A computed fold for a 120-nucleotide RNA from an Actinomycetota bacterium, annotated as c-di-AMP riboswitch aptamer (ydaO/yuaA leader).
Rfam family: c-di-AMP riboswitch aptamer (ydaO/yuaA leader). Rfam links the family to the GO terms regulation of gene expression and cyclic-di-AMP binding.
Model confidence (mean pLDDT): 79 of 100.
NCBI's taxonomy places the organism under Bacteria, Bacillati, Actinomycetota.
RNA sequence: CGCCGAGUCUCCGCAGGAGCGGAGAGCGGGGGACCCGAGUUCAGGGGCGAAUGUCGCGGUGAUCCGCGACAGGCGACGCCAGAUCCGGCGCCGCCAGCCCGUCAGCUAACCCCGUAGGCG
Repeated sequence: CGCCGAGUCUCCGCAGGAGCGGAGAGCGGGGGACCCGAGUUCAGGGGCGAAUGUCGCGGUGAUCCGCGACAGGCGACGCCAGAUCCGGCGCCGCCAGCCCGUCAGCUAACCCCGUAGGCG
C1' cells in the first nucleotide's frame, strides 16, 4: 500500500509510548406484538459466518472420523458482453471456526451485543 471482514471515526481519562478504560457517531448482529406462518421439540433446538446437502468406499461403539464424486455457496485470475449496475464462459483456491444453554419463526414500539482478527 492492497485484500477478506460490520470491525471505522470523534471526544474524555490513565499513560513516555504501545496500549487500557469510558462516552458518542457510523456500520454490523441478536432478542422482541397484532397479522401471517408453522404446529414434530433427545437423533434436542438455535445464533454468527460463504463455509452446506446428497451419494459411494473404508475405519469404528456411534448420529463419529478419513477419502472421493455430484450439486450448491464464497473468493482470485483470464476472456467475452456490457458501459452505472447486473451477466456468461474457462480455470484455480476455500466450504472452517466459534457461541447460546433446553430456549428464541416473522415481528412495530422497545431491549441487548460487537466494532475483531487474518492474509498478500